[in-house]
C1' cells in the first nucleotide's frame, strides 16, 4: 500500500426530425477489445499463442512398459569337467538375450466438449450411511502339506487371425489343515454420549477368518499376512446460486409413501412383492429451444454486460449404442464381449480396426504450423540398483497472429539549388529536406572467445545468448485519412456521368465529399477494412427513466393469492448490526519488493465483495402474547337526490281512420322537381284507434363505481351525507388469476312498430354525385328473454392515505336560543389564483404539488392491433399476439411568417356613378408562327409585344453567299532590315494584286512610316444560374429594424399591440417599456399672389421713325405669404375634425425629382466592366451582293375612319417649348404641287421655323355619300456614290373595307378626361413612335355588399419551394 473510513481521485460528449426553438425519441460515430480474417506492405530481437468450420474419414512413424533379486525352460558366449568314430556329444558354472506362468503399472499423464438446464458446476456444510493400492507410525505373525496349468515336446485344423487334443513342469500362481494378538457375527450386561436414526467404551459365551518368499559369506535389506491408527485420494447427501420461451399449464404409474426380501463400499423405489393414494407445480412444474461448468477474460467510473480459447480446478466423452469382467480404483482414449454404420484383408469359409494422444493426409472453410531434436532438466511407470520406458515435458521449425523492445542515422548546412505543386506572374510552398562537411554504429556482415542451466558425471537447445575486434550511411517504410462529425486543402480531369458514403449527404462545368497531382494532419513494421463484444445508451433506469397532449392508466367495479400496513407494554433474535473464527486453492487482478541492459515476461511478499460457524447488541422491520381507540365498522335520529326493478295513471304532439265545412292546390328547396291533391288533398271541426317520448321546470344543478339516469303515483330496494352519543377494537389499502356489471350497432325467439330512418328507389345539384338537398322507405330504433363485451367506454389524468396561501360561484345536513342577505362548520360540484411542478400548453386542497404503498402499462415509424397458434362467440368479431421486410426518421408543444371559398378594421380609378376607348374595318408598328442560304440576337403574365431601336437603301450588321488577310483593322514591347506616305496606270464586283513615278526630319545619335520575327492582338464567341455596375415591379405601400431594459430554458416577444386620428409607425392619449435609425412629412425644382431690384434684344402713356421712359405685359434674382395661425362647434381639457372669417391661395394649393428592410437566382456577358471556359489561315479581319422589310395566319400597341357637335370652299384670329452657319431661311420669281432659282437677317427674349380646333360667310341633306381613305395606274420633286430587292413627299386617275363593333376589356376624379394642332431628340433622306408644349375644355363620385391589390389586429393548420403548397387511392 492493496482493504475500511475521511480527504483525493473517478464519472467528457457530438452529428442528425424544424424556417427557427425547446422536449420526446430512434439511428450513426468518435473509445477499448480479439484464438481472428481480408487487402496493401513488411528489417531485427525477446515472450506469448496457432482448426473458432467436419466429436469430417484417416495411409505412415510414434505416443506404456518394466521386473530374471518371483518361477520353470530356452537361445548364445566363456571356463571347467567327462568323453569321442576327434565332426562332436554331455555335464557343471558364470554371464548375456529372453516368448511364456507371475507382479506391479496400465484408472496417471495426454486430447476433445459431442452430450448434459443436472447436485452437472460453483460456495458452504454433513456421511451416527461409505471405501482408499503404492506411503508413514504401532501392534502380532509367517508352522506344516496338497494338486495343477502355460512354456516345452508330439500330433493336428485354417489362407490367415487363431486354434485344438495328448503328455511333462517351477513359483511371491491356485487350495486344505494348524495357531488367533486381533478382526468380524449373534446373544445378552453395564458405563457415558449424540440432532434422530444411533454411537462409543469395557469385559464374557459362541461361530469364523491368515501368511511367500527372494537376494546376499554374513550383517541386513526387499517384499508376505492380519490389525489399529494417518495421510493422500474417492464416493453419498444437503442449503444456497446456476440461460430462454406461458404464441409448453398442468405433470407423474415406481409415479410418491409405508412393510418385507434383495442389493452395494455406503444410504436410497437402487431393485423387487405387497399396502396406501399421493407426489410436483404461476416462488413457473411439465415440454421445447440452446448451452460443458468455474477460477477468470473483456469492458464500463460503478452497478452491471459479455465470454469461458491458452494456464487451472470439476464434469462428460473417446467411430455410434449397450453391457459386464478384471481390479484398491474402471463400466476403461491406445482392453473385453454383442449389436449397428464405416474402412481395409481374403483361398470368400472366415477375419482386423478406431488419431476427440504427438507429427502428418484428405475433406470442410475466410482461417490455423513440423511427419523436427532429446530423455541434458522438471515430472511420471517399472525395478533392489544399474536401467530401460515417457509426441508428458524441455526444446528447435513455420505465420507481423498479439504484446514488448530496437532499428531504417546523429551534428552541421541558404544559392533558401534543380525538379515538382500553386500562383495575383510579385512570388508562394515541398524546405535545412537534398546536395555537401564533419561524425557515430543499435540492428546488419566477416572473425575470434563462449556461458548459466549441472552440488562428482550427463546440455536436446548450441557454437545459442552474451562478451571483444574489425569494415562500412552502407541492406531496412508504409498504409489508410484531409465536407462536418473528425486533426489535415490547394490544382487539374469528370459534368446526377463515372463514383463515394460510418450517420447527415456529395456529384447535373468553377466539387477542399469522386478520380489524379502536389501539399497537410495521423499511426508506424505495420496501417487500414470486415466480424463480434462491450462502452458512449439514464436507450429496460437497483444505482439511474417514464404513462393528460410525445409510446404508455385495464371502461368500471367486487374480491382471492400475493405486498404493504395504526399506538403502548412485554418477549424471542428469524432480518439487521457488532466482534471473533474457518473457508474463499494455485495461477490472474491489484499494492509492495526483486531478476532478464529496458518492457514485455518472469520471481517473492500482501490483501481480497461471498459463503459457514460462534459471542454480542435489540433502536426498527418479522414472530408470539397482552392492552388502547385515533384508522376500518356496527346502532340511533335527521336528510337531499333523473340511484335500480315491478306495477298503474296522465296530458300534449305526430300519423293513421270515420264524419263534417269547404276548394284547388298542397308539399318542398338556393331555385326546382319527384311526392299527394277535383276518385275533393292542404286547411280547418267532431270522434275514434295505436306506438314512442316525457315541452315548460332545467340549471358547468343532482344522483350513481362506470356504462348512465328526467311526466305522474304506489311497493320492493342500494349507496350517500349530517348530528349526538354509545358499541366492536386494526377488523385496514392495493388486488396478478377470478367473477360480475357494461353506451350504440349487431345477432336468436316471440311480440310491437305512430314517429324517425341505414340499405333501397326516385327528383335534383354536378363535368360526374353510388354524396350533401327533397320525396318516399326496409331492416333497425320498442318490449320479453338470451347473446355480443366493444367505443374519442375522456377528465385522452388507476386506487387509498397524509401534508402544502387564498378568493369567489353553486347543491345537501348542522351550529350562532327565535329570524338573517351575516358568521362558523363537515360533505359535494364549478371558476380563478399563490408556492410547486411540467418540454410548453397548462395542473394547482377534486394536482399534472410534496411523500408513502399497492395495481396495471410503456421502450423509435411503418409492417400491425395484423398473421399463425390458443380461447371465447350462433355469427359478426373479441382477447392474447409476433416476425420477415423496410424507413432516418415518426411525434409533442410552442415560435415566426405565408395561406383559408375564417372573423373585424381600413385603404387605391379597385368596385359602383361616369366620359372616351380597345376588342370588329383599312393601314404603320412590334411579336410568335411558317418560309429561308441568311431572315443576327435579347425581352416572355401583370413587370416581353412603337420594347433595347432617340431614325436597317450601302454604313450600322453582329445574320447569310462568295471573294480575300494571318503579328493581323486596332494596342503595347524587343530585335533586325528598310531611299514612308502619296500620285498615275493596267486587272478585278470590290477588298486587293501588280506596274510606273515620288524620294521623310535630324550634323549624328537616333525617330516616323514599312517589312520580317517574338511576346501577343482579336471575339457583339458561352455562361446575368459566377459578378460588379445600372433597371424593372411589389410601391409612394407605410411599413422595416436596432441599441438598452423587461418577459420566455429557447426560437422569440415587448417596444411596433389597445383607445382615438391621419394621406402616413402622421400625431394625441394609455402602457414594462424608453430611446434611435432606415422610410412618410419637410428641406429641393417648377407653378398660382404679390413686394422690391434690375431693365436689353423685351414693353410702349408715340400716327411713323429716331428718341425717351420704365407705369404695365415680360425677363430673372433677392424677399413677403399658408402655420389648422384666428373664430365657431365636436372631440377626452388631448391630437384632430367639421363650419366660417380673412386671404391669389386653406388645411399635402397643384406638378415634379426623391422608392426604406426586402422579394421575384426578375432583365441585362449584345452599353460598359468582369471571372471561368471556349476560336486563333479563325468563333479574328477587309470585301462585294443579299437578308434582318421574306407571308397562309395568330396576337400585342397605334393611326385613320365610319361622318352633319360633320366634311368642302374662301375670309378673319389668338400660343408656349424649343430649334437654327455645311443650319434655320424672311422676301421676290418660277412651277397646280412637293419643289427650283435668287437672296435680307441672325451662332439668335434682337432674324427665321410659327399653329390648329376656334370665328364670320357659303355649298352638301343622310347616301358607302362632296363620308372614308385603303390599294393600284400614271407623272414628277427631294435626300443621298446608289431609292429594283427597300425612302420620303407631290400631282392627275382609282376609290377598297369600314354604317360605332361578340364574349371580354383598358385610361380618366379638373385645367384632369377628351378634343387641337406645334417643337425636338435621332437624322444626308426617312415618325401613325417617343420626350415635350401649349389652345379648347366636359361628365359623374350613392357608397364600400361584391371583383382586384394592398395595410393592421386576431383565428385555424399536417403549408416554410411557404395553396401554383401539402396530400390520398388508382394505373403504368
Nucleotide at each position: 500500500a492493496a482493504u475500511u473510513c475521511g480527504c483525493c481521485c473517478u464519472u467528457a460528449g457530438a452529428g442528425u426530425u424544424u424556417g427557427a426553438u425547446c422536449c420526446u425519441g430512434g439511428c450513426u460515430c468518435a473509445a477499448g477489445a480479439c484464438g481472428a480474417a481480408c487487402g496493401c506492405u513488411g528489417g531485427c530481437g525477446g515472450c506469448g499463442u496457432g482448426c473458432u468450420u467436419a466429436a469430417c474419414a484417416c495411409a505412415u512413424g510414434c505416443a506404456a512398459g518394466u521386473c530374471g533379486a518371483a518361477c520353470g525352460g530356452a537361445a548364445g558366449u566363456u571356463a571347467a569337467g567327462u568323453u569321442u568314430u576327434c565332426g562332436g556329444a554331455u555335464u557343471u558354472a558364470a554371464c548375456u538375450u529372453u516368448a511364456g506362468u507371475g507382479g506391479c503399472g496400465a484408472a496417471c499423464g495426454g486430447g476433445u466438449g459431442a452430450g448434459u438446464a443436472a447436485c452437472g458446476c460453483g460456495u458452504g456444510g454433513g456421511u451416527a450411511a461409505c471405501c482408499u493400492g503404492c506411503c508413514u507410525u504401532u501392534u502380532a505373525g509367517a508352522g506344516g502339506g496338497g494338486g495343477a496349468c502355460a512354456a516345452c515336446a508330439g500330433u493336428u485344423g485354417g489362407a490367415a487371425a487363431c486354434g485344438a487334443c495328448u503328455g511333462c513342469u517351477a513359483a511371491u500362481a491356485c487350495c486344505g489343515c494348524a495357531u488367533a494378538a486381533g478382526a468380524c457375527c449373534a446373544c445378552g450386561g453395564u458405563a457415558c454420549c449424540g440432532c434422530a436414526u444411533g454411537g462409543u467404551a469395557c469385559a464374557g459365551u459362541g461361530a469364523u477368518c491368515a501368511a511367500a518368499g527372494g537376494a546376499g559369506c554374513a550383517a541386513u535389506c526387499c517384499g508376505c499376512u492380519a490389525a489399529a491408527a494417518g495421510a493422500u485420494g474417492g464416493g453419498c447427501c444437503c442449503g444456497c446460486g446456476u440461460c430462454u420461451g406461458a404464441u409448453u399449464a398442468g405433470a407423474u404409474a415406481g409415479u410418491u409413501g409405508g412393510u418385507g426380501g434383495g442389493g452395494u463400499a455406503a444410504c436410497g423405489g437402487c431393485c423387487u412383492a405387497c399396502c396406501a393414494a399421493g407426489u410436483c407445480g404461476a416462488c413457473g412444474a411439465u415440454c421445447a429451444g440452446u448451452a460443458g461448468c468455474c477460477g477468470g477474460a473483456c469492458u464500463g467510473a460503478g452497478a452491471g454486460g459479455u465470454u469461458g480459447a491458452u494456464c487451472g480446478g470439476c464434469c462428460a466423452c473417446a467411430u455410434u449404442g449397450g453391457g459386464a469382467c478384471u481390479g484398491a480404483g474402471a463400466c476403461a482414449c491406445g482392453g473385453c464381449c454383442c449389436a449397428g454404420a464405416c474402412u481395409c484383408c481374403u483361398a470368400c469359409g472366415g477375419g482386423a480396426g478406431g488419431c476427440a494422444g504427438c507429427a502428418g493426409u484428405g475433406g470442410g472453410g475466410a482461417a490455423u504450423a513440423u511427419u523436427g531434436c532429446a530423455c541434458a532438466a522438471u515430472g511420471g511407470g517399472g525395478g533392489a540398483a544399474a536401467c530401460c520406458c515417457u509426441g508428458a515435458u524441455g526444446c528447435a521449425g513455420c505465420g507481423a497472429c498479439g504484446c514488448c523492445g530496437c532499428g531504417u542515422g546523429a551534428g552541421g548546412g541558404a544559392a533558401g539549388a534543380a525538379g515538382g505543386u500553386a500562383u495575383u506572374c510579385g512570388u508562394a510552398u515541398u524546405g535545412u529536406a537534398a546536395a555537401c562537411c564533419u561524425c557515430u554504429g543499435u540492428c546488419u556482415u566477416c572473425g575470434g572467445g563462449g556461458a548459466c542451466g549441472a552440488u562428482a558425471a550427463u546440455g536436446a537447445c548450441g557454437g545459442u545468448a552474451c562478451c571483444c575486434g574489425a569494415g562500412g550511411a552502407g541492406g531496412a517504410a508504409g498504409c489508410a485519412c484531409c465536407g462536418g462529425c473528425u486533426a489535415a486543402c490547394u490544382a487539374c480531369g469528370u459534368g446526377c456521368c463515372a463514383g463515394c458514403a460510418g450517420c447527415c449527404g456529395c456529384g447535373g462545368u468553377a466539387a477542399u465529399a469522386c478520380g489524379u497531382a502536389g501539399g497537410g494532419g495521423g499511426c508506424g513494421a505495420g496501417c487500414g477494412u470486415u466480424a463480434u463484444c462491450c462502452g458512449g445508451a439514464u436507450u429496460c433506469a437497483u444505482u439511474g427513466g417514464g404513462c393528460g397532449u410525445a409510446a404508455a392508466g385495464c371502461g368500471c367495479g367486487c374480491g382471492u393469492a400475493g405486498g404493504c400496513g395504526g399506538c403502548c407494554c412485554g418477549u424471542u433474535a428469524g432480518g439487521u448490526c457488532g466482534g471473533g473464527a474457518g473457508u474463499u486453492a494455485a495461477a490472474u487482478c491489484c499494492g509492495g519488493g526483486g531478476g532478464c541492459u529496458c518492457a514485455a515476461c518472469c520471481c517473492c511478499c500482501g490483501c481480497c465483495c461471498g459463503c459457514u460457524c460462534c459471542c454480542g447488541a435489540u433502536a426498527c422491520c418479522g414472530g408470539c402474547g397482552g392492552g388502547c381507540u385515533u384508522g376500518a365498522g356496527u346502532c340511533u335520529g335527521g336528510u337531499a337526490g333523473g340511484g335500480g326493478a315491478a306495477g298503474g295513471c296522465g296530458g300534449a304532439a305526430u300519423u293513421c281512420c270515420c264524419a263534417g265545412u269547404g276548394u284547388a292546390g298542397c308539399g318542398g328547396u338556393g331555385g326546382a322537381a319527384u311526392g299527394c291533391g277535383c276518385a275533393g288533398a292542404u286547411a280547418u271541426u267532431g270522434g275514434g284507434a295505436a306506438g314512442a317520448a316525457c315541452a315548460c321546470c332545467g340549471g358547468u344543478g343532482g344522483c350513481g363505481a362506470a356504462g348512465g339516469c328526467g311526466g305522474c303515483c304506489u311497493u320492493c330496494u342500494g349507496g350517500g351525507c349530517c348530528a349526538c352519543g354509545a358499541c366492536u377494537g386494526a377488523c385496514g389499502c392495493u388486488g396478478a388469476g377470478g367473477c360480475g356489471c357494461g353506451a350504440a350497432a349487431g345477432c336468436u325467439a316471440g311480440g310491437g312498430g305512430a314517429g324517425c330512418g341505414a340499405a333501397c328507389a326516385g327528383g335534383a345539384u354536378u363535368a360526374g354525385a353510388u354524396a350533401c338537398c327533397c320525396u318516399g322507405g326496409u331492416a333497425g330504433u320498442c318490449c320479453u328473454a338470451g347473446c355480443c363485451g366493444u367505443a374519442a367506454a375522456c377528465g385522452a389524468u388507476g386506487g387509498a392515505c397524509a401534508c402544502u396561501a387564498g378568493g369567489u360561484g353553486u347543491g345537501g345536513g348542522g351550529g350562532g336560543a327565535c329570524g338573517a342577505u351575516c358568521c362558523c362548520u363537515c360533505c359535494g360540484u364549478g371558476c380563478c389564483g399563490c408556492a410547486g411542478c411540467u418540454a410548453a400548453c397548462g395542473c394547482a386542497u377534486u394536482a399534472a404539488g410534496u411523500g408513502u404503498c399497492c395495481c396495471g402499462c410503456c421502450u423509435g415509424g411503418g409492417g400491425a392491433g395484423u398473421a399463425c397458434g390458443g380461447c371465447c362467440g350462433c355469427a359478426a368479431g373479441g382477447c392474447u399476439a409476433a416476425a420477415a421486410c423496410u424507413c432516418a426518421a415518426a411525434g409533442g408543444a410552442a415560435u415566426u411568417g405565408a395561406c383559408g371559398g375564417g372573423g373585424g378594421c381600413c385603404c387605391g380609378c379597385a368596385c359602383a356613378a361616369g366620359c372616351a376607348g380597345c376588342g370588329g374595318a383599312g393601314c404603320a408598328u412590334g411579336u410568335g408562327g411558317c418560309u429561308u442560304a441568311a431572315u443576327u440576337c435579347g425581352a416572355a403574365g401583370c413587370a416581353a409585344c412603337g420594347c433595347g431601336a432617340a431614325g436597317a437603301a450601302c454604313c450600322u450588321u453582329a445574320c447569310c453567299a462568295g471573294g480575300g488577310c494571318u503579328u493581323g483593322a486596332c494596342a503595347u514591347a524587343c530585335a533586325g532590315g528598310u531611299g514612308a506616305a502619296g500620285c498615275g496606270g493596267g486587272g478585278g464586283a470590290a477588298a486587293c494584286c501588280u506596274c510606273g513615278u515620288g524620294g521623310c526630319c535630324g550634323a549624328g545619335a537616333g525617330g516616323a512610316g514599312c517589312c520580317u520575327g517574338u511576346a501577343c492582338a482579336g471575339g457583339u464567341g458561352g455562361u446575368g444560374c459566377a459578378u460588379g455596375g445600372c433597371u424593372g415591379u411589389c410601391g409612394u405601400c407605410a411599413g422595416c429594424u436596432c441599441g438598452u431594459g423587461u418577459c420566455g430554458u429557447g426560437a422569440g416577444a415587448u417596444g411596433u399591440u389597445g383607445g382615438g386620428u391621419u394621406a402616413a409607425g402622421u400625431c394625441c392619449c394609455g402602457c414594462a417599456a424608453c430611446g434611435a435609425g432606415c422610410g412618410c412629412a419637410a428641406c429641393c425644382c417648377c407653378u398660382a399672389u404679390u413686394g422690391u431690384u434690375a431693365g436689353u434684344u423685351g414693353c410702349u402713356a408715340c400716327g411713323c421713325a429716331a428718341g425717351a421712359g420704365c407705369a404695365c405685359u415680360c425677363u430673372a434674382g433677392c424677399g413677403a405669404g399658408a402655420c389648422u395661425g384666428c373664430c365657431g362647434u365636436u372631440g377626452a381639457c388631448a391630437a384632430a375634425a367639421c363650419g366660417g372669417a380673412g386671404g391669389a391661395a386653406g388645411g399635402u394649393g397643384g406638378g415634379g425629382a426623391g422608392g426604406a428592410c426586402g422579394u421575384c437566382a426578375a432583365g441585362u456577358c449584345a452599353u460598359c466592366a468582369u471571372g471561368c471556359c471556349c476560336c486563333u489561315u479563325a468563333u479574328g479581319u477587309c470585301c462585294u451582293g443579299g437578308g434582318c422589310u421574306g407571308c397562309a395566319c395568330a396576337c400585342g400597341u397605334g393611326c385613320u375612319a365610319c361622318a352633319a357637335u360633320g366634311g368642302c370652299c374662301g375670309g378673319c384670329a389668338c400660343a408656349g417649348u424649343g430649334g437654327g452657319c455645311u443650319g434655320c431661311c424672311a422676301c421676290c420669281c418660277c412651277g397646280c404641287g412637293a419643289g427650283g432659282g435668287g437672296g435680307a437677317g441672325g451662332g439668335a427674349a434682337u432674324c427665321c421655323c410659327u399653329a390648329a380646333a376656334g370665328c364670320c360667310g357659303g355649298c352638301c341633306c343622310c347616301a358607302g355619300u362632296u363620308c372614308g381613305g385603303a390599294u393600284u395606274g400614271g407623272a414628277g420633286g427631294c435626300u443621298g456614290c446608289a431609292a429594283c430587292c427597300c425612302g420620303c413627299c407631290u400631282c392627275c386617275a382609282u376609290g377598297a373595307a369600314g354604317u360605332c363593333g361578340g364574349a371580354g376589356u383598358u385610361g380618366c376624379u379638373a385645367g384632369u378626361a377628351a378634343u387641337c394642332g406645334c417643337g425636338g431628340a435621332u437624322c444626308a433622306g426617312c415618325a401613325c413612335g417617343c420626350c415635350g408644349c401649349g389652345g379648347u375644355g366636359a361628365a359623374u363620385g350613392c357608397g364600400u355588399u361584391c371583383c382586384c391589390g394592398g395595410g393592421c389586429c386576431u383565428u385555424g393548420u399536417a403549408c416554410a419551394c411557404a395553396c401554383c403548397g401539402c396530400c390520398c387511392g388508382u394505373c403504368a